[in-house]
RNA sequence: AGAGUUUGAUCCUGGCUCAGAUUGAACGCUGGCGGCAUGCCAUAACACAUGCAAGUCGAACGGGGUAUGGGGCAUCCCAUGCCUAGUGGCGGACGGGUGGAGUAAUGCAUCGGAACGUGUCCUGUAAUGGGGGAUACCUGGCGAAAGCCAGGGCUAAUACCGCAUACGUCCUGAGGGAGAAAGCGGGGGCUCGCAAGACCUCGUGUUAUUAGGAGCGGCCGAUGUCCGAUUAGCUAGUUGGUGGGGUAAAGGCCCACCAAGGCGAUGAUCAGUAGCUGUUCUGAGAGGAAAGAUCAGCCACACUGGGACUGAGACACGGCCCAGACUCCUACGGGAGGCAGCAGUGGGGAAUUUUGGACAAUGGGGGAAACCCUGAUCCAGCAACGCCGCGUGAAUGAAGAAGGCCUUCGGGUUGUAAAGUUCUUUUGUCUGGGAGCAAAAAGGAAGUGCUAAUAUCACUUUCUGAUGAGAGUACCAGAAGAAAAAGCACCGGCUAACUCUGUGCCAGCAGCCGCGGUAAUACAGAGGGUGCGAGCGUUAAUCGGAAUUACUGGGCGUAAAGCGCGCGUAGGCGGCUAAACAAGUUGGGUGUGAAAGCCCCGGGCUCAACCUGGGAACGGCACUCAAAACUGUUUGGCCAGAGUACAGCAGAGGUAAGUGGAAUUUCCGGUGUAGCAGUGAAAUGCGUAGAGAUCGGAAGGAACACCAGUGGCGAAGGCGGCCACCUGGCCUAAAACUGACGCUGAGGCACGAAAGCGUGGGGAGCAAACAGGAUUAGAUACCCUGGUAGUCCACGCCCUAAACGAUGAGAACUGGACGUUGGGAGGAAUUCGCCUCUUAGUGUCGAAGCUAACGCGUGAAGUUCUCCGCCUGGGGAGUACGCUCGCAAGAGUGAAACUCAAAGGAAUUGACGGGGGCCCGCACAAGCGGUGGAGUAUGUGGUUUAAUUCGAUGCAACGCGCAGAACCUUACCUGGCCUUGACAUCUUGGGAACCCUGCAGAGAUGUGGGGGUGCCGCAAGGAGCCCAAAGGCAGGUGCUGCAUGGCUGUCGUCAGCUCGUGUCGUGAGAUGUUGGGUUAAGUCCCGCAACGAGCGCAACCCUUGUCCCUAGUUGCCAGCGAUUCGGUCGGGAACUCUAGGGAGACUGCCGGUGACAAACCGGAGGAAGGUGGGGAUGACGUCAAGUCAUCAUGGCCCUUAUGGCCAGGGCUACACACGUACUACAAUGGUCGGUACAGAGGGCAGCCAACCCGCGAGGGGGAGCCAAUCCCAGAAAGCCGAUCUCAGUCCGGAUUGGAGUCUGCAACUCGACUCCAUGAAGUCGGAAUCGCUAGUAAUCGCGAAUCAGCAAUGUCGCGGUGAAUACGUUCCCGGGCCUUGUACACACCGCCCGUCACACCAUGGGAGUUGGCUGCACCAGAAGCAGGUAGCUUAACCGCAAGGAGGGCGCUUGCCACGGUGUGGUCAAUGACUGGGGUGAAGUCGUAACAAGGUAACC
Repeated sequence: AGAGUUUGAUCCUGGCUCAGAUUGAACGCUGGCGGCAUGCCAUAACACAUGCAAGUCGAACGGGGUAUGGGGCAUCCCAUGCCUAGUGGCGGACGGGUGGAGUAAUGCAUCGGAACGUGUCCUGUAAUGGGGGAUACCUGGCGAAAGCCAGGGCUAAUACCGCAUACGUCCUGAGGGAGAAAGCGGGGGCUCGCAAGACCUCGUGUUAUUAGGAGCGGCCGAUGUCCGAUUAGCUAGUUGGUGGGGUAAAGGCCCACCAAGGCGAUGAUCAGUAGCUGUUCUGAGAGGAAAGAUCAGCCACACUGGGACUGAGACACGGCCCAGACUCCUACGGGAGGCAGCAGUGGGGAAUUUUGGACAAUGGGGGAAACCCUGAUCCAGCAACGCCGCGUGAAUGAAGAAGGCCUUCGGGUUGUAAAGUUCUUUUGUCUGGGAGCAAAAAGGAAGUGCUAAUAUCACUUUCUGAUGAGAGUACCAGAAGAAAAAGCACCGGCUAACUCUGUGCCAGCAGCCGCGGUAAUACAGAGGGUGCGAGCGUUAAUCGGAAUUACUGGGCGUAAAGCGCGCGUAGGCGGCUAAACAAGUUGGGUGUGAAAGCCCCGGGCUCAACCUGGGAACGGCACUCAAAACUGUUUGGCCAGAGUACAGCAGAGGUAAGUGGAAUUUCCGGUGUAGCAGUGAAAUGCGUAGAGAUCGGAAGGAACACCAGUGGCGAAGGCGGCCACCUGGCCUAAAACUGACGCUGAGGCACGAAAGCGUGGGGAGCAAACAGGAUUAGAUACCCUGGUAGUCCACGCCCUAAACGAUGAGAACUGGACGUUGGGAGGAAUUCGCCUCUUAGUGUCGAAGCUAACGCGUGAAGUUCUCCGCCUGGGGAGUACGCUCGCAAGAGUGAAACUCAAAGGAAUUGACGGGGGCCCGCACAAGCGGUGGAGUAUGUGGUUUAAUUCGAUGCAACGCGCAGAACCUUACCUGGCCUUGACAUCUUGGGAACCCUGCAGAGAUGUGGGGGUGCCGCAAGGAGCCCAAAGGCAGGUGCUGCAUGGCUGUCGUCAGCUCGUGUCGUGAGAUGUUGGGUUAAGUCCCGCAACGAGCGCAACCCUUGUCCCUAGUUGCCAGCGAUUCGGUCGGGAACUCUAGGGAGACUGCCGGUGACAAACCGGAGGAAGGUGGGGAUGACGUCAAGUCAUCAUGGCCCUUAUGGCCAGGGCUACACACGUACUACAAUGGUCGGUACAGAGGGCAGCCAACCCGCGAGGGGGAGCCAAUCCCAGAAAGCCGAUCUCAGUCCGGAUUGGAGUCUGCAACUCGACUCCAUGAAGUCGGAAUCGCUAGUAAUCGCGAAUCAGCAAUGUCGCGGUGAAUACGUUCCCGGGCCUUGUACACACCGCCCGUCACACCAUGGGAGUUGGCUGCACCAGAAGCAGGUAGCUUAACCGCAAGGAGGGCGCUUGCCACGGUGUGGUCAAUGACUGGGGUGAAGUCGUAACAAGGUAACC
């Protein structure tokens, strides 16, 4: 510090996710040791058994008990100790716990303040005199107990109450008045006393609510302190005053009266949530936290609610009273209790410890002290819960062991790893030793102080010296011994780390993207590897990354986002200049910012964690001194902002009234006759009752042609005939006036297209709804004919629009060019007009700059300032609920659950379009001939079958693989057989091999007989063949063409496809390759930020067309000779031909066009002319195209069978459908007779001549030929003649019967051919559709491969005869280039919308039901406090007494908790039914959107 994920790719926007750190954690697997921390938070502030957690003081007091000693006969007394139920004192207000209880301020933090209190402690002052009356304990009674008793009796005090006194204190009318106390302990020289003691002294306590201090506490203020406005108004003790009361103290804290205030958009009130802080986590920081555990400060609470008492302090965790819930005891009458103290239990939960030891230390309470108490604390135990440290060994060791795994079978890897050898011993085990935590206090001695005192007491120094829970711990030494000690997660990318096997969209994984459908580095296992390591992963949570709430540090034209527009309140911001002030601001100082923590420098545990000393820091707040630039405030001035006045100017600016013509429609009248209207075409409609057309007249409503213009005006919406009234704003010039009066603008107010609503008018045209006609599969649409609301007017509402420049308002600055509207100035010239400058608008193009790009660009989307509004992933949803507005429709405000990993912007390359332009092709058109109808052949589908083997399936499968299925082929079926096998190789044994032959059997096969003994050889053996055995293995036309190679088809012989360098672009990419011409062509030329190059095109190759050279048999024969008349022979080498080599054609020449080009047109010459014809040749790629059955091949599968052999059957089936062909339907023909002319092939298991036989197929026969020699071999159409005369025929030949021939082991299933007989359909073929542009179509025959034969009418070749037509590119199909749109990229066979049906999920409404919280009104009123009262009662004081003062009980009034009633609000749960929403491989209906999406889309 970033990364993954939207796309075919790109840039951007934007969300989601990951890597980091952290935790009081939990879970899974694993687990050696030690140190230091931590441990019921997120769960039930749920309930609690048991034990302990607050006592202590005998130096306050009485009593009792007990031990020792003394006295005493004894009951008993005294002294000294010890114990303590009670009275009394101090402490139980600290310490400890809890914080999903409450609390949003009565709290906390920081900083201040004044009207207070304070036990113990410290420092002072003054006292501490003298009396009195009770009472607990005890006893008695009642009671189960707790306990109670105005039943009785006794007694003490530092308990209680008077009196005296009063330095200070308090009150006051300033004269005065009021109010205290307690003793206890130690010691003792003089004096007194019988003694006790007095007395003296010391200590301690007490009093003066004494004075001061320290510390602590109470109170007040300022600032800060979560979320919601779908909570906007709240408040009657409320706000203030006066006077009282009350309190320690200010105060409506309380009361009476008076006033009517107080709080609130800077968020009151209400609702939700929450203890706050130091700090903690994270982060570079700023910040963030749905952090506030442990430690520390504050606060709150103590079963729930209320209350007071005592006290210095409480409204009190281990106190009291009352109410409530719960639990326990009970003799049923009554009682007891409160673990959110430490342990522990139950419960809840994913989850959090021992019913331990000790007061040794630190601290606390009490005490004079010893000492006692202390679950505070210190320790131990449990838990890897966290942090830190250590260990599980080290060195050597290659036969690179075994085993595992992989393998290309060679090996590789695990791996120096192990074993082995040599060492070491931390930790652990055992044995022994052994710190520190402990020093005070008490005691002795000395000194000082107090004192009369060498007592006592206090202090100082010194000596001695007890006390350890942890624990015999840390630590040290010794002994034995590698001994006792490694796991977890991951290995597709992010992200370090790869293979095998299993599985087969299953099982499963997954943080995101995504893996898995038979070769999974992604599942599971294994081997190996990577990371961390006594831990490792997962889950949860926080911050980070996230600049993804943006203060630092974001945005708003199109991605989410500018309010429809203005006026304007609060607020925010604000021109030049001078002075004053000092609030902001800046500087210095002071105080504070607790400690701990963080950071720095040191120190101590062997290090570290940890502990500890010092420092820094704590961005803050407050006070104070100063400064005066800027902001602010106040005062004064200025004119540049803003405005006013004066003078002009343009304008569909607005309101309201009047008025005009054209047109439509309707009505009336005339003329006139059969149609009009409408459409793609029609129909509905109108019209002979006279339409339409035309002429004249009338009525009525609405809108204003031309002018008219990216012209004008207005804030926007919007505004258009003409005239006048009223009225708003802009602009220009000049510079008189005001003197910052300004800008923006939350709320608020006004305006606001169309549609819509209300009331009343109006209604010509147009026109939702509606009706009809069409279209259509349907057509609730598009089209047509009608037509009502509405559109118009008046008044009142509605308040929304893609209300758009998708661009808020204002101000300033920043190169230009060209238009246009309004105004002003200047120049020359003055006729129209022109030029220049300036200002306010309105446009186009562009510099810099900006922008993701597109684009914007002085009217900014540039550079800045001010203010407002708005945004924060998509969907759900602008929905629901609530509220406000509205007559309604609806508008405004405006969520959540749930769900997805995207949604989106701009641009790029393609593809596509019922987009455009240019161009090509038998693509159409123009022609010729076919197919589709018939019969047959053949292939396919389907069906059938035991099997009808398999494959090919739009073009690009279907006379295709098959250039030939009777057996074989053959892969299929049935049946019979074989199991190392029909075939290959290795081992062992035997045998020559091989030939002839019998029997059984359908055959395979089985079983016999006979013949035969080979070759090489160093004489051992070897090679080949056959048989047998065993196992390694063979074999498979079994599967996967979607694992593959190879080969092939197709677009397409279309003209395209790319690269290097350069340039442009952030980039994908572009350029080149586009453009202007031209071509068959990316062919060539020109131009050009391109310049070149490659694969394609073309050419080179074959063939054909002309000529030449060479050669001359088997071919040829011009001339010469011969001739059986046949190039037959001699001969010839001219010609044809054969087959080798050359020539020729290149737009080369001429003319024209064109750009002086390329090229095109025409011409000449030429056998051939513009690639001469034909062939071969197939760019980058597309179709997961075809083929595992040509072959090869990975993987999988079968192995007495899915292999092998054999016989028979099947591939030839047959209701039917399709493709491709053949033959026809006839006279351009059929039949018969005669007759002419090819080319290219084939031939030895072959072609087969002559001749003979047969009607013929063919048979016999045998010559020739391994072929320019012989044979197949008669070419046919044609030509000449004859006949048929338009008929189902003398057409057509299917089918069938009969008779034959040939091939073959064999023609039944299932061959071809021949002859005789038979003579079907068919009379030119619906929709639709195919081929062909010249030696082509059409037509005619010939040959070959395969092959025994043949289903060949097929295929591949060959020649013969030999046309027609092309105006042209509008349309159909395919293709190329450019351009445009796109929501497509699996690319239009694309994408995609809505209803319905099904399943699941969350949610709204809902008659209601239940519960929580709460407002208001009322009832009620425990305990308590305050007031009242005098019914009862009363020791101290007063009084001689009666009585009084004072107190208590009771009663009562007020306040008030629980409780109750009524009525509201709000939240949650639930609810028959219901609404929409979301999600879900293959459901239904349509086709709305994306292309002009087929009616442009959208609001």

Record summary: The RNA shown here (small-subunit ribosomal RNA) has 1499 nucleotides and comes from uncultured Aquimonas sp. The RNAcentral record of the sequence draws on ENA and SILVA. The coordinates come from a structure-prediction model, not an experiment, and the mean pLDDT is 83. The source organism's lineage runs through Bacteria, Pseudomonadota, Gammaproteobacteria, Lysobacteraceae and Aquimonas.